[in-house]
RNA sequence: UUCUUAUCCAGAGAGGCGAAGGGAUCCGGCCCUGUGAAGCCUCGGCAACCGCGUGAAGAACGAAUGGUGCCAACUCCGGCAGAAGAAACUUCUGGAAGAUGAGAG
Numbered sequence: 001u002u003c004u005u006a007u008c009c010a011g012a013g014a015g016g017c018g019a020a021g022g023g024a025u026c027c028g029g030c031c032c033u034g035u036g037a038a039g040c041c042u043c044g045g046c047a048a049c050c051g052c053g054u055g056a057a058g059a060a061c062g063a064a065u066g067g068u069g070c071c072a073a074c075u076c077c078g079g080c081a082g083a084a085g086a087a088a089c090u091u092c093u094g095g096a097a098g099a100u101g102a103g104a105g
Base pairs, nucleotide, nucleotide: 001105002104003103004102005101006100007099008098013043014042015041016040017039021032022031023030026079027078028077029076044071045070046069049067050066052062053061054060075097080094081093082092083091084090085089
């Protein structure tokens, strides 16, 4: 980097360095941010995918020492297709894209 597959309405922040941006990307919206963004470090926490334990089990349950991940807002919301509601628009379903895990090339 590509492919397959599962999940994505829950949950969980303090300190230090740092300085002006950030919420993946493009567009539109809406937010966060000098009461200090991104990034990095330390400590803490959440969750339970892999792994681990019980188990006949790929069910179910459990622990949280290991490998990851995560800790504003549904993946912040929309963009494409469809359905319902007489319109702006709203709601719902699916998709696309993305994120994370596991496996494969």
Source information: SAM riboswitch aptamer (S box leader), 105 nucleotides, folded computationally. It was read from a public genome assembly, where an Rfam model found it. Rfam family: SAM riboswitch aptamer (S box leader). Rfam's curators write: The SAM riboswitch is found upstream of a number of genes which code for proteins involved in methionine or cysteine biosynthesis in Gram-positive bacteria.